[in-house]
RNA sequence: GCGCCCGUAGCUCAAUGGAUAGAGUACAUGUCUUCGGAACAUGGGGUUGCAGGUUCGAAUCCUGCCGGGCGCG
Numbered sequence: 001g002c003g004c005c006c007g008u009a010g011c012u013c014a015a016u017g018g019a020u021a022g023a024g025u026a027c028a029u030g031u032c033u034u035c036g037g038a039a040c041a042u043g044g045g046g047u048u049g050c051a052g053g054u055u056c057g058a059a060u061c062c063u064g065c066c067g068g069g070c071g072c073g
Base pairs, nucleotide, nucleotide: 001072002071003070004069005068006067007066010025011024012023013022018056027043028042029041030040031039049065050064051063052062053061
């Protein structure tokens, strides 16, 4: 330099054009317990990497850029 894949909550991931973007885990609070842990309940946490385009409607499709991974030279 070229090709392919990925970027969504603190972390690991779902959602493959349609109603308010969800789950696990972590965190906070409460119940329970002598205390802690476990269990159960509730809660907070998101500019879906950035910018533009298509569409009635975009995390999703298209273009450029940024970052990461793999391969080729």
Record summary:
Transfer RNA from a bacterium, 73 nucleotides, folded computationally. The coordinates come from a structure-prediction model, not an experiment, and the mean pLDDT is 80. The same sequence occurs in records of 2 taxa. The sequence is in RNAcentral, with records from ENA.